[in-house]
Context: one part of a larger RNA
Order: sequence, then structure tokens, then C1' cells
RNA sequence: ACCGGCGAGUUAUAUUUACUAGCAAGGUUAAGCGGAUAAAAGCGGAGCCGUAGAGAAAUCGAGUCUUAAUAGGGCGAAUUAGUUAGUAGGUAUACAACCGAAACCCGGUGAUCUAUCCAUGAGCAGGUUGAAGUGGUGGUAACACAUCAUGGAGGACCGAACCAGGGUACGCUGAAAAGUGCUUGGAUGACUUGUGGAUAGCGGUGAAAUUCCAAUCGAACCGGGUGAUAGCUGUUUCUCCCCGAAAUAGCUUUAGGGCUAGCGUGUAGAUUUAAGUAGUGGAGGUAGAGCACUGAAUAUGGAAUGGCGGCGUCUAGCCGUACUGACUAUAAUCAAACUCCGAAUGCCAUUAUGUAUAUCUAUGCAGUCGGACUAUGGAUGAUAAGACCCGUAGUCGCGAGGGAAACAACCCAGAUCGUCAGCUAAGGUCCCCAAUUUAUACUAAGUGAGAAACGUUGUGGGGUUUCUCAGACAACUAGGAUGUUGGCUUAGAAGCAGCCAUCAUUUAAAGAGUGCGUAACAGCUCACUAGUCAAGAGACCCUGCGCGGAAAAUGUAACGGGACUAAGUAUAAAACCGAAGCUACGGACAACCGAUGUUAUUUGGUUGUGGUAGGGGAGCGUUCCUAGGGCACUGAAGGUAGACCGGAAGGACUACUGGAGCGCUAGGAAGUGAGAAUGCCGGU
Repeated sequence: ACCGGCGAGUUAUAUUUACUAGCAAGGUUAAGCGGAUAAAAGCGGAGCCGUAGAGAAAUCGAGUCUUAAUAGGGCGAAUUAGUUAGUAGGUAUACAACCGAAACCCGGUGAUCUAUCCAUGAGCAGGUUGAAGUGGUGGUAACACAUCAUGGAGGACCGAACCAGGGUACGCUGAAAAGUGCUUGGAUGACUUGUGGAUAGCGGUGAAAUUCCAAUCGAACCGGGUGAUAGCUGUUUCUCCCCGAAAUAGCUUUAGGGCUAGCGUGUAGAUUUAAGUAGUGGAGGUAGAGCACUGAAUAUGGAAUGGCGGCGUCUAGCCGUACUGACUAUAAUCAAACUCCGAAUGCCAUUAUGUAUAUCUAUGCAGUCGGACUAUGGAUGAUAAGACCCGUAGUCGCGAGGGAAACAACCCAGAUCGUCAGCUAAGGUCCCCAAUUUAUACUAAGUGAGAAACGUUGUGGGGUUUCUCAGACAACUAGGAUGUUGGCUUAGAAGCAGCCAUCAUUUAAAGAGUGCGUAACAGCUCACUAGUCAAGAGACCCUGCGCGGAAAAUGUAACGGGACUAAGUAUAAAACCGAAGCUACGGACAACCGAUGUUAUUUGGUUGUGGUAGGGGAGCGUUCCUAGGGCACUGAAGGUAGACCGGAAGGACUACUGGAGCGCUAGGAAGUGAGAAUGCCGGU
């Protein structure tokens, strides 16, 4: 891992609701007695519920309590159905659907491992160094001291056994639940070790690491309390039919949990009350707009006050101003917390319509309280987020099918079942891949098939305007002069550093000079003119499609691919394809309406039948029990195979196998259905 078996809403008591049955203003027994049986009948009326309530109570009573009250008010009556048993759905108390902690407490067992200690034993090859002391000699007044011997100290040195475990390699489903190889440290000591003994878990022991206390240690192990508790995770077993949510509000030591409401479902009732639509009548201050208020903010004119300067007998005052600028006029603006104004929608009421598994009332049973994206109105944020928080709607959630290459939340469309029938939606029609043609334009960029400011003499369309056979535009040839080097400035300034002026003459035309250039001149060139040539040329505005702007990490990789110059883009037209949509034909089921009818049914019509949590309904199968009636050695159960039947769970039949028990009908009772729980046990 697979296969097989086992594996989870049970039982008791109490209570509540519904249904069934008995009796009914009543209903019913409990213990006990009884009894051939683990019985039943019968007896047993104590007790319980109901028939009357009010009050704390005494008490009173269709009333009563409050009170001084006859007032008022509260709870009642007037308006009567209960009770016992059973079944089913809930709830409470119990382990309470099942498995699961880490922990806590109690009582014991452990120091054969290991920590420390006690008692008694044992072990340490070999080599080296050479302390004190002592002796001889020298030496001293005597010591001291020196030297040579002797001596044999040391948590001394080197190094086996022994002990350790610093480094490294291997090992890492190991040879080994801590080792092996090489290397390394200690090795007469705070050394190592044998045997016996001591200390015990709220504890011991600790050269101290929370270390060790039997492969277990921030509190050992074993048993018990014990099925501890788990607002947490996982799991929870047959079928079909009807309906079908929520992810919100309030409160919560509350936020991943609850309670009540909201939204679902079943039952009984009300019976047009719902949504929607139309008419009528309302409230309101949003969008927009506006500046009349509150504020913000700009320009111009007027202008008080103040400042400054001048005049003044330095008084009054007068004049001036690149100052200040209340207020005012004109013009033009801005606002969530501004409004002289002011919609559309929405909301409320009412009338009509509206017949819908709509609405409302009572009651049984829930689930939900993590929501998500898209569009749109907003707050926060950065007018960021697949961000976060509200409002409105849709979808997903709980929704399959077609499209978007793939793609919960986008587009189309809501799957009762069958059909090798038809029509369409979105989207498509060269091939992959079902289905296409026509017409007129545009694009040349593979744009299409990713992007901005900005740039573009790419190209199409529209428009305004200027010049032009009296010859335009471009090109070529020629000219482009004189007063004059204008004046000033300047070292210089001569068209061309700068300032001022910008005249006149000769002319077909020529600026007191457009650019380059020089130290300044010179030189080149332009404007302007003539000639040659011969028909269009220039400037600007609007607009279609393009071009540049354009850099990313495994591999083309920004059409889904091939490919495409249309098979791209725009406009127009006609076809076709395309879904579980719609239609056709046939079947099933549900609700409602009608007919039928012996209240079983049969039949017609209408509407409907996606579905998680969840509510309701109807069934299948397993084991056992009761009753009836059966099968079986002429072969039960079980097994293997098969083209049979049923809407499903399922049920037959036949053959072979097997070798002794087993169905069916009507009821009853449950250890009643397996794929999941890192489920448990076994097999392979």
C1' cells in the first nucleotide's frame, strides 16, 4: 500500500410538542398482595394531573389583591378538556455520536544504569628527572656557605595496561537505539576498579550541565481517581421524492464560541392582505448647479484707517505715495462638515390591478454569526493593491452546460429522464475545429496579436488661405551697389561684441544688413532683382490607419498553435455553425384544479422537478422474536458465472460448486448498512 473483518446519536429517568388508542368533568394507580411460569388477570385510590382563582400570608372566592376607599389599577372569571398509555421529534440530567491531549491528585515500585557517600578489597609494564634530609671534604670564632657523594620527594616528566572522549573519516532501514578506524588527553592520583551498603519523586543526588535517578526527567515508573476535561482537529456506514438557507443586527472576559432576532423547513389556520405595475397625495436637501449666508481665493477701479515724506504759526490742517487695504463696484472662481436653488431614482400612504409553493397568524425542528469576486455610489489608502470598510445589484458560495486557449465570482444560459430529430444565445465560420460568402474603403506596421507624455515631410479623407502662363515653387546663370569705416563706445568695432538711429542716392534689384568668418579689415552667403525653364507650388486647421518612444531573468512565450497581406481594420448585406436554453416525440414524479368513485383508485388539464448546511416524506436491505404457511441429502446456507426483473436501495432464475440447514407472508425488537477517523486487528 491493497484486501478482509471490526468501527460512531445509544440507554435510563424527567419534561415538552405532534400523532394514535382508552376513558372523560374526570383520568390514573405506586409500593404491596395475588398467581403451575422471570407471567398475565384481579385486588390495592396512598399519591399525581385536571375541574378556580387572587394574595407573601391569614384569608376570601367568580372573584381576589392593593387601599381609608365602594375610586383607579394588577391578575382572573365571563369564552370549560382533560387524563392514562404507546410511538415519533426536541430538551434536561447522566461519559451521552465516536476516537484524541498536555496535565492534576492518591497509593505503591525502583540507586543491578547513573550521582554522591560509607565499609572492605584490588590495580597501575618500562624509562626519566633527582626536593628535603644525611655523610665526606673544603670553609667560618661559631653559624652560614661551597663542593662531591648518598638519598628518593612530586595532584613531577615520557609512555603500555587501565580510564577518558579533543579532532577527523566511515557508519546514519548501522555490525552498534551512540559504534569502528586513525589520531588525541590522564596514566601515584581531587586516580581507576570489584563486592556489600546508604540517600526516593511536593523527593534524592549534583567539582552546577536542569545534570543524573534502569535506552524515560523543568519533576521517574506502575496502578488507581478515569470513559478527567477538550467553546479544538478528525471521523460518523443503504435509496429515492418535496422544499431549501446563512456568512447580518444586538448583547457577550466576546471576537474561529454562544444567546435572541433575521433568513429555511414541517403542521394547523387566516383568505387577497405580498412582490411588481399604473394613477393620486406626501416627506426629503443627495447628483447637479449657485455664491444670497458661512468660509476660501484672483484681477482691476474707488477707498476709510494706519505708516512714510514734504509744507505749515511746526497747532489745526493741507499735499504727495511702486506702502497697508476694512469696505465697496465690476469681472471670473472653489467647498464632506456652505446653500438663493434643486432633480432622477428610492421611500411612505392610498386607489386599482396583481392568485404567486406569495403574504399574515400560531406552533414543532433547524442550520447560519470566517464569506468571495464583478459592476456601481462612497470612506480610508497614494482618485495603490487579488487592500480594507459601508451602500445598491448580480454571480459563486449551494450551479452543471456553451463561450473567454487553460480560468469559483466575467459573457450566454438555470441540468426531471430518454432520442444517431429540429431552431437559436453568447461566441464563431483557412487548418487544428462544427460552420462564409459578397460589396466599398483603409493599413504595409505581421500593425492586427500589450503601454504614456512627447516626436513624426509614413499614408488616406475633409477644410481655410496665399502665390501662379502678366510665368509661381525648386534648380541653374548673373547681380547683390553708392554717401559710409552711419553716430556712439572702444586698443580696434568697417552690415555682423554692445548702445542709439535706421536716412538718402543709383537702380531691374540690393537691409545702415540673415548667417558663417576676421585682432580689425578681407572673404563666403542670405534677403532682394533679372534671365533660363514651364505648371502647379506653399502655409495652417480637423480627422482615419500606421511609425518611434518599448529593457528581465529555464525556451519562441504579449494571435492558443499552424499559418495569414487577409484568414487584419471599418462599414453594409445575406447565410451557416453553435448549449443540458427553446421546440419535437416518448416516459417518470410532485403540487393544484376538475371528472370518476364502493373514499381503494382511475383519468384529463395547468404549473413545476440544479442544489451545500438544514427541515419534511416514502421506501430497500441485515440479525433476532411471535404467528401462519412452506422449502431442503431427488441437495439448505455460502461461493463462481450469466445476455432476466424493478424508478433506486435491491430482487429472482439457471448451471456448476458446496454438504445441512433456510426462505416467504403479517407484525414486533434492534449490537441494522462502511471508503475515508496519520482509525483498530489480521492477511498478502
Large-subunit ribosomal RNA, domain II from Phylliroe bucephala, 684 nucleotides, folded computationally.
Rfam family: Bacterial large subunit ribosomal RNA. Gene Ontology terms of the family: structural constituent of ribosome and ribosome.
Taxonomically the source falls in Phylliroe (Eukaryota, Opisthokonta, Protostomia, Euthyneura).
The full RNA is in RNAcentral, with records from SILVA.
The prediction has a mean pLDDT of 85.